Model confidence (mean pLDDT): 75 of 100. Predicted 3D model of a 100-nucleotide RNA (Glycine riboswitch aptamer) from Phyllobacterium endophyticum. The organism belongs to Phyllobacterium, within Bacteria.

Formats: sequence, C1' cells, structure tokens
RNA sequence: UGUCAAUUUGCGGGAGAGUGUCUUUGAACAGAAAUGUUCAACGGCCACCGAAGGGGAAAUCGCCCGAAAUCUCUCAGGUUCCAAGAACCGCAAAAGGAUA
Repeated sequence: UGUCAAUUUGCGGGAGAGUGUCUUUGAACAGAAAUGUUCAACGGCCACCGAAGGGGAAAUCGCCCGAAAUCUCUCAGGUUCCAAGAACCGCAAAAGGAUA
C1' cells in the first nucleotide's frame, strides 16, 4: 500500500398487524340549557403483528463440543395516517485485527 471479515459513526432503502371497544381528563364545534359530536392523551378489555431487545427448539455452521437463523414464543415492543423505531442491504469514514 492492497485485500478480507467484524465493530463504531454518518447517509440512503427498509415489512407486518385495530380508523376496535369502554371509563376518565383536556380541546374544538353545535345548543337557551341539559347534553351531543369530533379529535388527542393515560388506563382497562378483546383481537392482531413480528424485523429493537429477550426466550425456546435445533434448520444450519464449525474449532466436536461450541455457535446459532429471516424457524418458533410473544415477556418486552408494536398495530389509521404522519413521526419515531426497525432485522437486513448498500455506500463512506475511523481505530484495531488477519493476510499478501
């Protein structure tokens, strides 16, 4: 200096599932008022998703006794749109490692 894999950071892409129901609180609108409608938030119930994380089995891989999936569970998380998150993929940079 080149190459390789992994780690960190940045950028880009990135799926699935409820416009559910009920109480409370707040806001807006209508109304003379009682009250009603809509939206938002926390909480309860039911249903659902699977790609933060986590657990399980063992497909698979290997150093033969270890690792471990996009499989599986749904504890956590998530379920209108938006936002955020998101396994994984690509690019760039940094330090270290292996190798020529």